[in-house]
């Protein structure tokens, strides 16, 4: 310190997630030791059982147990029993102190409870100074005996007894109380010691201790009172009748409505009372850079509680955890009458729970408690068990050791890794382990001796100092050493990216994984295993928490055109406020003083071997208070001023607001005239209206809205909004130049006004327009858009409504910051005289520097830079919704949520595609033209069906005469029935054997069984090579699947003109720029211009071929002259000419002339065989399309292995109700048939072409010359010309179909060949919708040839022969290129994406109600207990006149008052038949709102 997720890909806004650090933890797995701490966060739920508070006998009477001593009796003479309180002692008991400390929990409390810093009207046992005392008396009482009740607890009677218990006197320095004269009140005694007097021998006395009494003072505890701070809710706004105060009196330790009487009407709140939820507060912990934020175990202070409620005694001190009463509620005993109980103390059980320990040892230690001490008593404490629950530390071994072992696991089979890792050597022994030694927590304590003190005192006691004895739960203690041996000790998460680490196998959106994002549909570093790695380590992950990153509530430290400015104003609290002068000293600054506990944190030191831990100082606690001091600034008080603000005077400009008046245009309507037949409306009709006379076109009326033109990013207003003209009231703004006022200002939470349309309410109006209805249309449908109609409403008066994308999507007011251009209002000034120019100053605009902004953009009318002060915003959805208020007639508004889900949604810009957007431009894309397809008939491919198979694959253009340049057998992969299994083929092994061949039988064959002939080739004499059969495993095979694992090859966009890339520049960034613009081009051709400059692949040329000409060559090819011969260039002989095949020329806009911008370039023209790429042809960027091919081949991963491999027959790929492409023949006279005549290219041939000759009517046969071919053949070109015939007809057109009769090819032509002759002679008379192909040697027409191949082309591929017509053009259909525009698309419009219905599930809202919780008011009610009365009953001290009195108690009764009861109200949780939206869900129906110029009606509100 940041990362990861929105997007194709950016910035930016934004939410959601990781990474740290932590715990009183849990679960999961693993577990070897120590140290220190930790250890019911849930049920303050119930508890068996044992312990947690007792202690004084030196206070008391005494002896119930134990022990000892005496005495006594009985004996079995060392045992019993009994007696003595003598003696250590001590159970009950009375009596002092302690049980208000320690110890446990945190329910309850939002409060003087805590926390902090002060205050003054208080009490305080024990303990500390101090003064002064401690004299003398009297009834009781328990206990002990006797008796009685009762299951028991336990209770009652009578008689007897003590005391430091109780009660009086006496005394009173101080103390209380006073009316200042007085008046009240104490006490207890115990032990120890002793020299003298006395002595009833008990003691007195004295001395010391210890405790008592009154008081003073202190320590240290405890109450009370106040400022300040101390959670969330306003969808809680008003609370309060002891409530606020005063006076008196009560009460109390003490102030004080704390009570009570009377008096006053006050307290408390928006600086948040009342209400309701939560919660014990703190010093601290955790987190953090802090500043926060969260938390309140363990440790410490403080407060609250003690089975719930309530209430008092007692005492110093309580309203008391282990005390009393009372009530409820629960468990227990019980003889049914009536009793005990309260672990939120240590253990520990039982329930709850995800979860939390031993019914342990000791008072040795510190500490309490009560004792004069010893000594007791303490579950407080100190140890010690469990638990890896945390933090710390130590280890589980060093060191060597490559044959790189084995064995896993990968593999490209070579290796790699595991890995110096083990082994194997060579060491050590911490830790446990087991023997032996062995500290320190110990200070006390008693006893002895010395000394001080105290005293008459060398007693006693107290102090110190010296000796001796003596006190350890931990404990087998820490810690030292001996011994043995590597021995006894490593898990656990994770490896797709954030985040450190990778492969293989298995699994196929299954199964699982996931913290975000997201993996899994057969090649998953992502799921499960397994090797490897990686992190941490006695641990390690996961869960669940906080705080961090998150500047993602923003004091530090965020923001508001587009999330977020209130519709606009006026205004009250409030908040901020110009310039001076004194003063003050709240706020501010300094400074001492106090406090701010102790622990904890932090430094610097010490202690256990460190180290958690533990300890000594110091910092530190940013706080609070108290004082001194200062006095700039705020703030208060004063004291001037004019620069803010405002006020007078004169002016100007304006659809500013309200009220009356008025005025033409024009529409409707009515009334007359004219007139005739249609109007009207639409895309295009049709409803309507019209012969009852409309529409047109005059005149007159009459009503109601709205005011053309001027009119302008002009003008007024706060905004809403405001438009004929005239007048009447009336707001407010400018500007000039002086004059008064003296900050009077700015903003402005409530609050209060104005507020467009539409609505609503009463009443008017009502010409046009127009929701809603109606009717025409348009659609699939059209409750819509379009038409003809039409009502509310629109206007008017008054009232309501309070919303709008009420917008500049910009809050109001001030100050500051470069310029340049309009416009509108004033104003000076200068030229000038209808205009101009300068400068002010107020408005409303366009541009623009800096700056500012995610970018857009804004830019003196800020989104710059400051300052005041409102209001607001914190992911999308659910929702501006519910559910509660308030407001309204209603309709709604205004305030405003939560479950629940998503991981996003959102702006701004950027490439792209894409639009029923837009400009340029091409292209047989259209149009002009020519000739077909779609009807027949038949070929051929496909679908479809069908079959045992009809094998298989191509599927829009870009499949469909395609793969296939040939399916009778083969091919053949497909089926049928038979067969084979190392195989029909490759390689290696063993074994025999030449290989092969001949005949036969069985089978459909394969194939099996007999039978013939034959022993090769090389040698180094071992053998070997080929080939053949059998044999074993390893392997062969596979047209079996995956073109979505691929190679390669292809087809399309498209021969369209595009795709980039370097560097420089511009931009935060994606990206731009260059590639854009002006020209031109077939072309990103090329020229100019230009933050670009260059470059690559594409284009274009370089290649073949054609078209002219020239050199070379002349044979199988030529033949003009010469000549020979004549059927023939047939043989000389020639090399001109055709031609053949080498190689060269030639065309570049090269020249002229015009356009053009002096440019490229285009038009024109000359020359030329050809002219502007001459014609054609190969030759296809970067990509798209998961196109097509796994069946040409190859090739990964899977599957098959007596089969999914292989071999053989037969059959099928040729099927046929039917669609569709592709063609061939046709419908005819530009024809058809007949007879007769010319001229090609460019091919192919030995298992070939095959002349000639014979024969057939032909197909063809015989026989066969020539020719591996410029030489022979195929091979007769057809259109075409010359004649003839045919007359518009289903024909002399057309040839299907169909029987007979041949030919060929072939092992075979039945399924299922091609032909050829006879006969037969079908549709078809030029083809709806709709569609193809061609711009020239093309289209149409003719024919001919190869490939395949035995044989079989209307197809495929070529080659010549004849040879056209039309292009005005670029509107528009289709492709495309560029340049812009929009977009919510990027799988890119064959996108996106809305709402209803249907179906499952989820939270929720309302609901007749219906069940708890809490509380508010009214009431009844009253236990115990206090207080307060008191007729009654009772009764020890004191007084007493003895009759009593005073005081005490019981009872009764009044007064407060818990539990409970009732009535009525609020408030919240659950619940509910039905019902409402709402979100989620892979595929469901309807339509198609939205997003493109106009999403096809512009969208929104």
């Nucleotide at each position: 310190a940041g990362a990861g997720u929105u997007u194709g890909a950016u910035c930016a806004u934004g939410g959601c997630u990781c990474a740290g650090a932590u715990u009183g933890a849990a679960c999961g797995u693993u577990g070897g030791c120590g140290g220190c701490a930790g250890g019911c966060u849930u049920a303050a739920u119930a508890c068996a059982u044992g312990c947690a508070a007792g202690u004084c006998g030196a206070g008391c009477g005494g002896u119930a147990a134990c022990a000892g001593g005496a005495g006594a009796a009985g004996c079995u003479u060392g045992c019993u029993u009994c007696u003595c309180g003598c003696u250590g002692a001590c159970g009950a008991g009375c009596g002092g102190c302690g049980g208000a400390c320690g110890g446990g929990u945190g329910a309850g409390u939002a409060a003087c409870g805590c926390g902090u810093a002060g205050g003054a009207a208080u009490c305080u046992a024990c303990c500390c100074a101090g003064u002064a005392g401690c004299g003398g008396g009297g009834g009781a009482u328990a206990g002990c005996c006797c008796g009685a009740g009762g299951a028991a607890a336990c209770u009652c009677g009578g008689a007897u007894u003590a005391a430091u218990a109780c009660c009086g006197c006496a005394u009173a320095c101080g103390c209380c109380c006073c009316a200042c004269g007085g008046g009240g009140g104490a006490a207890a005694g115990g032990c120890c010691g002793g020299g003298a007097u006395c002595u009833u021998c008990g003691g007195a006395c004295c001395g010391g201790u210890c405790a008592c009494u009154a008081u003073u003072g202190g320590a240290g505890g405890a109450g009370c009172c106040u400022g300040c701070g101390u959670u969330g809710g306003a969808u809680u706004a008003g609370c309060u009748a002891g409530u606020u105060g005063g006076u008196g009196a009560g009460g109390u330790a003490a102030a004080g409505g704390c009570u009570c009487a009377c008096c006053a009407a006050g307290g408390c709140a928006a600086c948040g009372a009342u209400c309701c939820a939560u919660a014990g507060c703190u010093g601290g912990u955790c987190u953090g850079a802090g500043a926060g934020g969260a938390c309140g175990a363990u440790c410490a202070g403080c407060c609250a509680c003690a089975c719930u409620g309530g209430a008092a005694c007692u005492g110093a001190g309580a309203c008391a955890c282990g005390g009393u009463c009372c009530a409820g509620a629960c468990u227990c005993c019980u003889a049914c009458g009536g009793g005990a109980g309260g672990c939120a103390g240590c253990a520990g059980u039982a329930g709850g729970g995800a979860a939390u320990c031993u019914u342990g040892u000791g008072c040795a230690a510190u500490g309490g408690g009560g004792g004069g001490g010893a000594a007791c008593c303490c579950g407080a404490c100190a140890c010690a068990g469990c638990c890896a629950u945390g933090c710390c530390g130590a280890g589980u071994g060093u060191g060597u050791g490559a044959a790189g072992a084995a064995g896993g696991c990968c593999u490209u089979a070579g290796g790699g890794u595991u890995g110096u890792a083990a082994a194997g050597c060579a060491c050590u022994u911490u830790c446990a382990g087991c023997a032996g030694g062995g500290a320190g927590g110990a200070a006390u304590u008693a006893g002895u001796u010395g000394u001080a003190g105290u005293u008459a005192a060398u007693a006693c006691c107290u102090g110190c100092a010296a000796u001796u004895a003596u006190u350890g739960a931990c404990g087998u203690u820490a810690c030292c050493c001996a011994c043995a041996g590597a021995a006894g000790a490593a898990g656990c998460a994770c490896c797709g990216g954030c985040u450190a680490a990778c492969u293989c196998c298995g699994u196929g959106c299954c199964a699982g994984c996931a913290g975000c994002c997201g993996c899994g549909g057969u090649a998953a570093u992502a799921c499960g295993g397994a090797g490897g790695g990686u992190g941490c380590a006695a641990g390690c992950g996961u869960u669940a928490a906080u705080c961090g990153g998150a500047a993602u509530u923003a004091c530090u430290g965020g923001g508001c055109g587009u999330a977020a400015g209130c519709g606009c104003g006026c205004g009250u609290a409030g908040g901020c406020g110009g310039c001076u002068u004194a003063u003050u000293a709240a706020g501010c600054c300094a400074g001492a003083u106090g406090u701010g506990a102790a622990a904890g944190c932090c430094c610097c030191g010490g202690g256990c071997u460190c180290a958690a831990c533990c300890u000594g100082g110091g910092a530190a606690c940013u706080g609070c208070a108290u004082u001194u001091g200062g006095a700039a600034c705020u703030g208060a008080u004063u004291u001037a001023c004019u620069a803010g603000a405002g006020u007078g005077u004169g002016g100007u400009a304006g659809a500013g607001g309200g009220a009356a008046g008025u005025g033409g245009a024009a529409u409707u309507c009515c009334g007359g005239g004219u007139g005739u037949a249609g109007c009207g409306g639409u895309g295009a009709a049709a409803u309507g209206c019209g012969u009852a006379g409309a529409u047109a076109u005059c005149c007159g009326g009459a009503g109601g809205a709205a005011c053309a033109c001027c009119a302008g990013u002009g003008g007024c207003g706060a905004a809403g909004g405001c438009g004929g003209c005239u007048u009447c009231c009336u707001g407010g703004a400018c500007c000039a130049a002086c004059a008064c006022u003296g900050a009077c200002g700015c903003u402005g939470a409530g609050g209060u006004g104005c507020g467009a349309a539409a609505g609503c309410g009463u009443g008017g109006g009502g010409a046009g327009c127009a929701a809603a209805c109606a009717g025409g249309a348009u659609u699939a449908g059209a409750u819509a858009c379009c038409c003809u109609g039409g009502u509310a409403g629109u206007c008017c008066a008054c009232g309501c409504c309070g919303u709008a994308a009420a917008c500049g999507a910009u809050g109001u007011c001030a100050a500051c910051u470069a310029g340049c251009c309009g416009u509108u209002g004033g104003g000076a000034g200068g030229g000038a005289u209808u205009g101009c120019c300068u400068c002010u100053u107020g408005g409303u605009g366009g541009c623009g520097c800096a700056g500012c902004u995610a970018a857009c953009g804004c830019g003196g009318u800020a989104a710059g830079u400051u300052g005041a002060c409102c209001g607001c915003c914190u992911g999308g959805g659910g929702a501006g919704u519910a559910c509660g208020g308030c407001c309204g007639c209603a309709a709604g508004g205004c305030u405003a949520a939560a479950a629940c889900u998503c991981a996003a949604a959102u702006g701004a810009a950027u490439u792209g595609a894409c639009g029923g957007g837009g400009g340029c431009c091409c292209g047989c894309a259209c149009a002009a033209g020519c000739g077909g397809u779609g009807g027949a008939g038949c070929a051929u491919g496909u679908g479809g069906u069908u079959u045992a198979a009809u094998u298989c694959g191509a599927u829009g253009c870009a499949a469909c005469g395609c793969g296939a340049a040939a399916a009778a057998c083969c091919u053949u992969a497909c089926c049928u029935a038979c067969c084979c299994u190392u195989g029909a083929c490759a390689u290696c092994c063993c074994g025999u054997g030449a290989a092969c061949u001949u005949u036969c039988c069985a089978g459909a064959g394969a194939u099996g069984g007999a039978u013939u002939g034959g022993u090769g080739c090389c040698u180094u004499c071992g053998g070997g090579a080929a080939c053949a059969c059998g044999g074993u495993g390893a392997c062969a095979g596979g047209u079996g699947c995956u073109g979505c694992a691929u190679g390669g090859c292809u087809g399309u966009c498209g021969u369209c003109a595009g795709c980039u890339c370097g560097u420089g520049u511009c931009g935060u960034g994606a990206g731009a720029u260059g590639u854009u613009g002006g020209g031109u081009u077939a072309a990103g051709u090329c020229c100019c211009a230009u933050a670009a400059c260059g470059a690559g692949c594409g284009c274009a040329a370089c290649c073949c071929u054609u078209g002219u000409c020239c050199u070379u060559a002349g044979u199988u090819g030529c033949c003009a002259g010469c000549a020979c011969a004549u059927u023939a260039g047939g043989g000389g002989a020639g090399a001109a000419c055709u031609c053949u095949a080498a190689g060269g020329a030639g065309a570049c806009u090269g020249c002229c002339g015009g356009u053009g911008a002096c440019a490229a370039a285009c038009c024109g023209g000359a020359g030329g065989a050809a002219g502007g790429u001459g014609g054609g042809g190969a030759c296809g960027a970067c990509g798209u399309c998961a196109a097509g091919u796994c069946a040409u081949c190859a090739u990964g991963g899977c599957c098959c292995u007596u089969a999914c491999g292989g071999g053989a027959u037969g059959g099928g790929c040729u099927a046929c109700a039917c669609a569709c492409g592709u063609g061939c023949u046709a419908c005819a006279a530009u024809g058809g048939c007949c007879g007769g005549u010319a001229c090609a290219c460019a091919g192919g041939g030995c298992u070939g072409c095959a002349a000639a000759c014979u024969u057939g009517c032909g197909a063809g046969a015989g026989u066969g010359a020539g020719c591996g071919a410029a030489u022979c053949c195929c091979a007769u070109a057809a259109a075409g010309c010359c004649g003839g015939u045919c007359g518009u007809a289903g024909u002399c057109c057309g040839g299907a179909u169909u029987g007979g009769a041949g030919u060929c090819u072939g092992c075979a032509a039945c399924u299922c060949g091609a032909c050829u002759c006879c006969a037969u002679g079908a549709a078809g008379u030029c083809g709806g919708a709709a569609u193809c192909g061609c711009u020239a040697g093309u289209a149409a027409u003719c024919g001919u040839g190869a490939a395949u191949c035995a044989g079989a082309a209307u197809g495929u591929c070529g080659c010549g022969g004849u040879g056209a017509a039309u292009a005005c053009g670029u509107u528009c259909c289709c492709g495309g290129g560029c340049c812009u525009u929009g977009u919510a698309c990027a799988c890119a419009c064959c996108g996106c994406c809305c709402g209803u219905c249907a179906c499952a599930c989820c939270a929720u809202g309302g609901g007749a109600g219906u069940g708890g919780g809490u509380u508010g008011c009214a009431a009844a009610a009253g236990a115990a207990g206090u207080c307060g009365g008191u007729a009654g009953c009772u009764u020890a001290a004191c007084c007493u006149u003895c009759g009593g009195g005073g005081g005490a108690g019981c009872g009764c009764u009044g007064a407060c008052c818990a539990c409970u009861u009732u009535g009525u109200g609020a408030u919240u949780c659950a619940u509910g038949a039905c019902u409402g939206g709402g979100g989620u869900g892979a595929a469901g129906u309807c339509g198609u709102a939205a997003c493109a110029a106009g999403g096809g009606u512009a969208a929104c509100c």